[in-house]
RNA sequence: UCCGCAGUAGCUCAGCGGUAGAGCGGCGCCCUGUUAAGGCGAUGGUCCCAGGUUCGAUCCCUGGCUGCGGAG
Numbered sequence: 001u002c003c004g005c006a007g008u009a010g011c012u013c014a015g016c017g018g019u020a021g022a023g024c025g026g027c028g029c030c031c032u033g034u035u036a037a038g039g040c041g042a043u044g045g046u047c048c049c050a051g052g053u054u055c056g057a058u059c060c061c062u063g064g065c066u067g068c069g070g071a072g
Base pairs, nucleotide, nucleotide: 001071002070003069004068005067006066007065010024011023012022013021018055027041028040029039030038048064049063050062051061052060
């Protein structure tokens, strides 16, 4: 320098055009003599950034940034 993949909740990841979900974690309550385990509830995201297409973009297109892998 070129090519590919990835970037979504605190963490690990779904979601492939119609106003974003799960598990885990953290929080409250119940249970228990207490803790752990278990049960219930609520909580949490300017979807990496900037443009474009579209009635509408996490999703499609362009450029950039970061990480990983490959080529030279």
The prediction has a mean pLDDT of 82.
Transfer RNA from Candidatus Colwellbacteria bacterium RIFCSPLOWO2_01_FULL_48_10, 72 nucleotides, folded computationally.
Its Rfam family is "tRNA". Rfam classes the family as a transfer RNA.